Molecule: transfer RNA
Organism: Eggerthellaceae bacterium
């Protein structure tokens, strides 16, 4: 330098044949329970979906460029 894959909550990931409110588990946090912890149960919060453009009535999802990571080739 070229090709392929990946980037979504603090972490691990789902969602990617475009459709309306973006989700799960864990962590953290409030409460219940307990003499106190742990475990268990209930709740709330937490996101520019890597960045910027484009297509579309509508984009996490499609297209282009760039950034970061991994693998392969030279």
């Nucleotide at each position: 330098g070229c090709g392929c894959c990946c980037g979504u909550a603090g972490c691990u990931c789902a969602g990617c044949u475009g459709g309306a409110u973006a989700g799960a588990g864990c962590a953290g946090u409030g409460g219940a329970c307990u003499u106190c912890u742990a475990a268990u149960c209930c709740g709330a919060a937490g996101g520019u979906c890597g960045c910027a453009g484009g297509u579309u009535c509508g984009a996490a999802u499609c297209c282009u460029g760039c950034c970061g990571g991994g693998c392969g080739c030279g």